Predicted 3D model of a 1469-nucleotide RNA (small-subunit ribosomal RNA) from Trichopus zeylanicus subsp. travancoricus. Rfam family: Bacterial small subunit ribosomal RNA.
RNA sequence: AGAGUUCGAUCCUGGCUUAGGAUGAACGCUGGCAGCAUGUUUAACACAUGCAAGUCGGAUGGGAAGUGGUGUUUCCAGUGGUGGAUGGGUGAGUAAUGCAUAAGAACCUGCCCUUGGGAGGGGAACAAAAACUGGAAAUGGUUUCUAAUACCCCAUAGACUGAGGAGAAAAAGGAGGAAUCUACCCGAGGAGGGGCUCACAUCUGAUUAGCUAGUUGGUGAGGCAAUAGCUUGCCAAGGUAAUGAUCAGUAGCUGGUUUGAGAGGAUGAUCAGCCACACUAGGACUGAGACAUGGCCCAGACUCUUACGGGAGGCAGCAGUGGGGAAUUUUCCACAAUGGACGAAAGCCUGACGAAGCAAUGCCACGUGGAGGUAGAAGACCCACGAGUCGUGAACUUCUUUUCUCAGAGAAGAAGCAAUGAUGGUAUCUGAGGAAUAAGCAUCGGCUAACUAUGUGCUAGUAGCCAUGGUAAGAUAGAGGAUGCAAGCAUUAUUUGGAAUGAUUGGGUGUAAAGCAUCUGUAGGUAGCUUUUCAAGUCUACCAUCAAAUCCCACGGUUCAACCCUAGACAGGCGGUGGAAACUACCAAGCUGGAGUACGGUAGGGGCAGAGGGAAUUUCCAGUGGAGCGGUGAAAUGCGUAGAGAUCGAAAAGAACACCAACAGUGAAAGCACUCUGCUGGGCUGACACUGACACUGAGAGACAAAAGCUAGGGGAGCAAAUGGGAUUAGAUACCCCAGUAGUUCUAGCCAUAAAUGAUGGGUACUAGGCUCUAUGCAUAUUGACCUGUGCAAUGCUGUAGCUAGCACGUUAAGUAUCCAGCCUGGGGAGUACAUUCGCAAGAAUGAAACUCAAAGGAAUUGAUGGGGGCCCACACAAGUGGUGGAGCAUGUGGUUAAAUUCAAUGCAAAGUGAAGAACCUUUCCAGGGCUUGACAUGUCAUGAAUUCUCUUGAAAGAGAGGGGUGCGCUCGGGAAUGCGGACACAGGUGGUGCAUGGCUGUCGUCAACUUGUCCCAUAAGGUGUUGGGUUAAGUCUCGCAAUGAGUGCAACCCUCAUGUUUAGUUGCCACCAUUGAGUUUGGAACCCUGAACAGGCUGUCGAUGAUAAGCCAGAGAAAGGUGAGGAUGACAUCAAGUCAUCAUGCCCCUUAUGCCCUGGCGACACACAUGCUACAAUGGGUAGGAAAAAGGGUUGUGAUCCCGCGAGGGUGAGCAAACUCCAAAAACCCAUCCUUAGUUCAGAUUGCAGGCUACAACUUGUCUCCAUGAAGCCAAAAUCGCUAGUAAUUUCCUGUCAGCAUUACAGAGGUGAAUUCAUUCUCGGGCCUUGUACACACCACCCGUCACACUAUGGGAGCUGGCCAUGCCUGAAGUCAUUACCUUAACUGCAAGAAGGGCAAUGCCGAAGGCAGGGCUAGUGACUGGAGUGAAGUCAUAACAAGGUAGCCAUACUAGAAGGUGUGGUUG
Repeated sequence: AGAGUUCGAUCCUGGCUUAGGAUGAACGCUGGCAGCAUGUUUAACACAUGCAAGUCGGAUGGGAAGUGGUGUUUCCAGUGGUGGAUGGGUGAGUAAUGCAUAAGAACCUGCCCUUGGGAGGGGAACAAAAACUGGAAAUGGUUUCUAAUACCCCAUAGACUGAGGAGAAAAAGGAGGAAUCUACCCGAGGAGGGGCUCACAUCUGAUUAGCUAGUUGGUGAGGCAAUAGCUUGCCAAGGUAAUGAUCAGUAGCUGGUUUGAGAGGAUGAUCAGCCACACUAGGACUGAGACAUGGCCCAGACUCUUACGGGAGGCAGCAGUGGGGAAUUUUCCACAAUGGACGAAAGCCUGACGAAGCAAUGCCACGUGGAGGUAGAAGACCCACGAGUCGUGAACUUCUUUUCUCAGAGAAGAAGCAAUGAUGGUAUCUGAGGAAUAAGCAUCGGCUAACUAUGUGCUAGUAGCCAUGGUAAGAUAGAGGAUGCAAGCAUUAUUUGGAAUGAUUGGGUGUAAAGCAUCUGUAGGUAGCUUUUCAAGUCUACCAUCAAAUCCCACGGUUCAACCCUAGACAGGCGGUGGAAACUACCAAGCUGGAGUACGGUAGGGGCAGAGGGAAUUUCCAGUGGAGCGGUGAAAUGCGUAGAGAUCGAAAAGAACACCAACAGUGAAAGCACUCUGCUGGGCUGACACUGACACUGAGAGACAAAAGCUAGGGGAGCAAAUGGGAUUAGAUACCCCAGUAGUUCUAGCCAUAAAUGAUGGGUACUAGGCUCUAUGCAUAUUGACCUGUGCAAUGCUGUAGCUAGCACGUUAAGUAUCCAGCCUGGGGAGUACAUUCGCAAGAAUGAAACUCAAAGGAAUUGAUGGGGGCCCACACAAGUGGUGGAGCAUGUGGUUAAAUUCAAUGCAAAGUGAAGAACCUUUCCAGGGCUUGACAUGUCAUGAAUUCUCUUGAAAGAGAGGGGUGCGCUCGGGAAUGCGGACACAGGUGGUGCAUGGCUGUCGUCAACUUGUCCCAUAAGGUGUUGGGUUAAGUCUCGCAAUGAGUGCAACCCUCAUGUUUAGUUGCCACCAUUGAGUUUGGAACCCUGAACAGGCUGUCGAUGAUAAGCCAGAGAAAGGUGAGGAUGACAUCAAGUCAUCAUGCCCCUUAUGCCCUGGCGACACACAUGCUACAAUGGGUAGGAAAAAGGGUUGUGAUCCCGCGAGGGUGAGCAAACUCCAAAAACCCAUCCUUAGUUCAGAUUGCAGGCUACAACUUGUCUCCAUGAAGCCAAAAUCGCUAGUAAUUUCCUGUCAGCAUUACAGAGGUGAAUUCAUUCUCGGGCCUUGUACACACCACCCGUCACACUAUGGGAGCUGGCCAUGCCUGAAGUCAUUACCUUAACUGCAAGAAGGGCAAUGCCGAAGGCAGGGCUAGUGACUGGAGUGAAGUCAUAACAAGGUAGCCAUACUAGAAGGUGUGGUUG
């Protein structure tokens, strides 16, 4: 400090995920030890049992124990004092009666400290006790005694009240022989503690906006320790709130803890401070202190008990139990230390505290051994079989003893003379023993360190994200190895960081989420120049505070560390004192530049109202006229002989204003256009008179606001949602057509929304230019309008710097700054639900959540694609010509059949393809019979040479028997070749996977493309080059150009054909000279021909054109002219194209069989398709005669000649291993003749006999011949194919394969030999440029909605059931306060009666719980119902993306199964 993930790739925006740290944690696996910490986060749920607050006999009466008795001693219920308000626990409540920080004035204070005084004289009781007595108990009642440091009276004051007299008011003693000690009362002061007030700060929600009646203030009175509406009477009507009151939800606050660079965020366990609470709620008493709870009273719930009348209780103290929960310990020891209560003290009490136990819960430390040791052992894994890894690791040798076990010694902590240790026989020390007692967990595809083999086969499973698994998984499972951490390691949860992903530091808002439709303006925020005042902000110095602990830093102590101790530092906050005066604010006085007013001009579809006008449309009336009109892609509905349309004249009505007209004007925006008049708003400009900061923005608020829509009343020509009809269509609720109602229009009033857009808030200032346009001023000019220069304002284009993700923006900023205000924070759910406000309604505004996904999105790039555009090509169309599709047959395929009909190929690019030959063989398939080291290869052992002949059996393979035969080398051991037999390694497989592969091939396409080095441009993907102007068959060439070179393709080089020359003439040739039946022979080398080598053609030349280029056009010359014709030659890529059955090959599979041998069988046939042949005839058929080829093949061959046969063929066998001989006859053609338009003398299928050939074999299933038979078919629907010249068409010939052969196929050869091309509009395909794109598996793409099914969450819902809150009324416990002549009364007073005072009781106010009533908020549930989301292969259509086939979208209205359609207005995205 980053990383992964959207895309074919890129940049950006943006979310999700991840690596780090932390925890009072939990869970899984594992677990040696020490120290220090920590340990019910959940049910403030309920609690058995024990303990946690007592103490004082030196306050006091008395009782008891003990002693033989006295004295002494000890113990004790009661009265009394003091303490139970501390300590300890918990966090329910509490959003301020709290806490934190900082201040304040009107207070109290037991014990403690300092100090001044005092304590005189009297009195009456009550417990205990005793007697009687109620009650089950708890616990009482009556009578009779009694003490005190308990209670009361009088006296006394420098204190209190009050100020004028005056009034009221205290005490207690105890111990001791004594000194003395201690306690008590009244004051004053202090310390510490407490009560109260105020300022500031302290979570979320506005879908909580108003709240408040003792409420706010005054005054009288009361009350309190004290202030105060704290309480009450009267008076006033205030107080509080947008700086968020009230209400609702949540929550103890802080020091701190954790994370972070920090700012911040989260948190509030342990320790410490404060607060609150003590079963729930209310209340007071006592007291210095409580509204107390290990105290009281009342009510309620619960538990226990009861004799049913009544009683008792409160672990959120320490242990512990049940329960809840993922989850949290012992019913331990001791008061030795520290601290506390009481006491004069001894002492006693103390679950505070000190310690121990349990738990890897955390932090920190140590160990599980060290050194040597290669036969690199065994074993495991892997392997290319050679090796490699685990691995010096182990074994083995030697050493050590932290730890462990045993034995011995043994603390500090103890202060304060001694005594006193729970911890603890612990820490620590010494000795002995023996490597002895001690290693796991997770991971290994990327992020992220670490890799292999095996199993599995979209299964099992993994997963934090991306993702993985469909037979070769580094991602699953186990294994080997490796990596990381380590007594722990992973996981889960929470939190922070990364996240600049709420942005103060430190983000954005044209198009990614985001600018309010626009303006006016309140609060608020901000704000010109100069000079004063002041000191609030600001700055500065100092003071006080911000508890301790923590953090930081330094020393020290535990062997180190964690931990502990000591000291220091820090502490941004708040407060105080002094100072400064620049800036902000305040005070005061000025200024004119911002702003405004008045004045002079000026442009304008700015607004409102009134009046007027013509063109057009429709309707009506009248005339003329006579058959159609209208409408469309084409039609039809419709109108028309009852006279339409057309034309002419007159009339009526409503709406809108052509030309001018312009990215021109004007207005805040919406918007605004015939002309004239009236009223009226704003702008700009000039001059510089006046005011003197009067300004900017603007939450709430208000005004205005297209179209559609609503209400009421007019109006209604045209247009036109809805609707009707006609078409189109598979359908057509649409597009098109004919009609047509709301509406559109006016008046009055609502509505408040649009892609209300520049998708760009407003103001101010600054920052290059150039060009255009509008209004106006000045200068110049002029008769004038112009023109030119310049100023100000408005409106456009281009563009520098800058900015931007890019596109783009760019003085009209999206630049540089500043002020104010709105808005955004992943996509969907959703602008939906609920709630509220507004509205007549439609709806508008505000505006969530559950759930779900890992993306959604912006800009640009390269492709692909478009029923986008431009240019160009091609037998692509067109123009021609001949076919296919119809018939019969052949061949192939599908399908069907069958035991098997082997397999492969399936749009173009499978289908006369693999197959250049299926009777056996081939042959893979099927049935049957056989073999198992095998039909074939290598190695090994044994044996026989090999070879060959005969017989039996069998369908054959095979099995069995017999005979003949002894070879070749030799170093005499044996060897080579070969046969048979045995065992084992192995052979074998046309078995699977062409989606594991090589090689080969098809296709686009013989299309002109495909790339690269360097430079340059761009953030990058990429671009440039390769685009552009021309040109070409061509990225062919040329010119230009931020490109310049190069490569693969193109072309050329190669072959064949076409011309010539040279050379060579046999088997080929023959002009001349002889010759023959014949180039037959002599001869010749001229010609033809053949072989070889050369020449020739290059836009070379002339002209036109073109940029003078490349080229193109025409001509000359030439055998050939513009690549002369044909072939071979196939770039980068594409199709997981084809082939594992040519071959090769990984992996898998079979091994007495999926291998091998043999016999037999396998081309079937309702049908469909493909490719062909033959025809349908006279341009023909038959018969007879005649002419001229090329190429090819031949010894297991070709086979002449002659003879036989009607023929296929048979016999014979010359020549030829070939320019010599043979196949071999070329056929169409020519000539002659017959047939004469007919299913024929066309056509030949099919069928019946009879024969030939090949072969071991011809039935299934070969071919040929003769005779006989003589089917369909008379030119072929929709549709579709080939071909541009020696081509199509037509006609024969030949090879390969091959015993033979179905050749109509394939591959070649020649003969005869056409027609047409206006042209590129259209169809298919292709190339280049450009454009759009939501596609990238790339249009066979993507994608929207209803319906059907499953699941999930959610809204509504007659209601139902809870909870909380407040209100009103009723009832009214305990209790304080007040009142009261009902009862009663020791202290004081009085002779007495009585009085004062007190008590009980009663009454009144308030008052908890409870009851009743109607509300508010909230949770759960609910028949039914609404939409939403999700779900590999359901239905219907095709709305969007390309001009998406009707451009899309926004608002609104109507309408329709659904996407949607249509109307009106708007927008370009």